[in-house]
RNA sequence: GGAGUUGGUUGGACAGUCGCUGUCCGCGUUAGCGCGGAGGGAGGAAAGUCCGGGCUCCAAAGGGCAGGGUGCCAGGUAAUGCCUGGGAGGCGCGAGCCUACGGAAAGUGCCACAGAAAAUAUACCGCCUAGUCUCCUUCGGGAUUCCAGGUAAGGGUGAAAUGGUGCGGUAAGAGCGCACCGCGCUGUCGGCAACGAGAGCGGCAAGGCAAACCCCACCCGGAGCAAGACCAAAUAGGGGAGCAUUGGGUUCGCCCCAGACGCGUGGCCCGCGCGGUUCCCGGGUAGGUUGCUUGAGGCGCUUGGUGACAGGCGACCCAGAUGAAUGACUGUCCUCGACAGAACCCGGCUUAUAGACCGACUCCACCC
Numbered sequence: 001g002g003a004g005u006u007g008g009u010u011g012g013a014c015a016g017u018c019g020c021u022g023u024c025c026g027c028g029u030u031a032g033c034g035c036g037g038a039g040g041g042a043g044g045a046a047a048g049u050c051c052g053g054g055c056u057c058c059a060a061a062g063g064g065c066a067g068g069g070u071g072c073c074a075g076g077u078a079a080u081g082c083c084u085g086g087g088a089g090g091c092g093c094g095a096g097c098c099u100a101c102g103g104a105a106a107g108u109g110c111c112a113c114a115g116a117a118a119a120u121a122u123a124c125c126g127c128c129u130a131g132u133c134u135c136c137u138u139c140g141g142g143a144u145u146c147c148a149g150g151u152a153a154g155g156g157u158g159a160a161a162u163g164g165u166g167c168g169g170u171a172a173g174a175g176c177g178c179a180c181c182g183c184g185c186u187g188u189c190g191g192c193a194a195c196g197a198g199a200g201c202g203g204c205a206a207g208g209c210a211a212a213c214c215c216c217a218c219c220c221g222g223a224g225c226a227a228g229a230c231c232a233a234a235u236a237g238g239g240g241a242g243c244a245u246u247g248g249g250u251u252c253g254c255c256c257c258a259g260a261c262g263c264g265u266g267g268c269c270c271g272c273g274c275g276g277u278u279c280c281c282g283g284g285u286a287g288g289u290u291g292c293u294u295g296a297g298g299c300g301c302u303u304g305g306u307g308a309c310a311g312g313c314g315a316c317c318c319a320g321a322u323g324a325a326u327g328a329c330u331g332u333c334c335u336c337g338a339c340a341g342a343a344c345c346c347g348g349c350u351u352a353u354a355g356a357c358c359g360a361c362u363c364c365a366c367c368c
Stems, first nucleotide, its partner, number of pairs: 001364010012333007020041002023038006043339001047350002050348005055224004067220005072086005087101001088099004102215002107213002109209003124155002126151004130145006163181006182204001183202004188197003228290004238281006247257002249254001261275005297316001299314006334337001
């Protein structure tokens, strides 16, 4: 100098004017609010709503079934499917990156096409032996046979072919024998563990797929701030009381009864249903208040830990709207500005993102 890997930070700046929305103070007020001043006012993802928790209501002794989720090991955490560290496998020269990474010798199922055969097995071309024919003096060569057998080395098919490589061996071959690798079993050592190292034994038995059913282990009650709590208008409806109406009685103050009366249903009777007005009570709709932002909070220093993280100390308060505010204009400057807008809160993940900055590391080339 070039090419990369990885972790983190930032996400136009300043000034003026006019607005919008909360908080506090002061003044005024018709108690609704108005005016003035001070101070606060979107994000790293506020997004997707995919996980995990808090909080609220409902349900609930405990256990099981069903259903769903997770799936190497250890740790962190309120918790997680997240994070950290480690192991194994794969990729990269490397820094580093990726992985649903339990079980296929419990069972069931599937493995397209091609191929003899896709898993109790089997043999297309071959190879070898044998038979027949033929060339040939012979050695030997060629053709042919399921109407005989051996083999699974080689070829071919396929994503995948019944352990691999090599040597020996054989008619040709074959774990048939041997060495190494792989695999299985049993000890030893290291590690909390996943796992690793090494030893002995076994010729090898066990193709792949569990993001197919399934088995094993662990976890999971449901609904969500439109949760929930409080206040509460008009209209209609429910309960109660008084008065009035009609009839009867009266000691003229009023009292008692609902038999009377009216309307509806109906051809009529019985029956059934409904009654005017005032006040009170409770439920409840609109509406309002609350939940609502001090929190597993961020920042600085420090201690422990490889780290995620945890402890201690200090100082800080940093949106809370509800038809829903957080904006517009002007001026100056620069590298000319991406993705994008809170709605109960928090921890993650994922996705989008112009550019700028910082740290650590790797590889290549050159110079000293």
Predicted 3D model of a 368-nucleotide RNA (Bacterial RNase P class A) from an uncultured Methylococcaceae bacterium. Rfam family: Bacterial RNase P class A. Gene Ontology terms of the family: dimeric ribonuclease P complex, tRNA processing and ribonuclease P activity. The family's RNA type in Rfam is ribozyme.